[in-house]
Parts: sequence; structure tokens; C1' cells
RNA sequence: CUUAUCAAGAGAGGUGGAGGGAAAGGCCCUAUGAAACCCAGCAACCAGUAUGCAUUAUUUGCAUAUAUGGUGCUAAAUCCUACAACAAGUGUUGAAAGAUAAG
Repeated sequence: CUUAUCAAGAGAGGUGGAGGGAAAGGCCCUAUGAAACCCAGCAACCAGUAUGCAUUAUUUGCAUAUAUGGUGCUAAAUCCUACAACAAGUGUUGAAAGAUAAG
């Protein structure tokens, strides 16, 4: 940079001690214990494995299952809003930004 996904799911564990939720504004979480680490778990993006179907030259594609490996994740919609359009004192849709995966 490109593509896909982002309202589901997951701890009343151990260590640790004050912060955390990207950034701004809000609004929250936190000593009934933050971050971080360990363990546990969730999910199924990629690889693997199994089965089925199609195709072909040894293969390739698709679907389903599994959860072995590589990540990721485990308060709140990506916590909400910032921009645009439409209706309208609020809402809907889309974008931007961000996150994750694969290339």
C1' cells in the first nucleotide's frame, strides 16, 4: 500500500502494585485492585489435518469439521463523537481514523 472483518464470544485464577480505555473532547473502568507478566479461555484470519463435491498431469478450487502450528482477542459497538449526505434538536447511512488478518 491492497483486500477482508470489526453490535457475537472468552477468568469470582496467580504474581503485581496505579493506572487504564490509540490520539482530542466526552463518558467510563480501577484499591470490592489498573498496566504488565504467567496460567486459563474465546474465536477461526492464515497454515495443517479429516471428510465430501468439482476439476485436472503429479494438482487445484469449494464446502464442512477440527483446533495441531502462526497470529489475534478476553468492560462498555472499534465505549461514544469529531467529516459528509439525508431526515431533522436527535437519528440513519456512509466516509475518515484506528485495530486485526492475509498478501
Molecule: SAM riboswitch aptamer (S box leader)
Organism: Clostridium amazonitimonense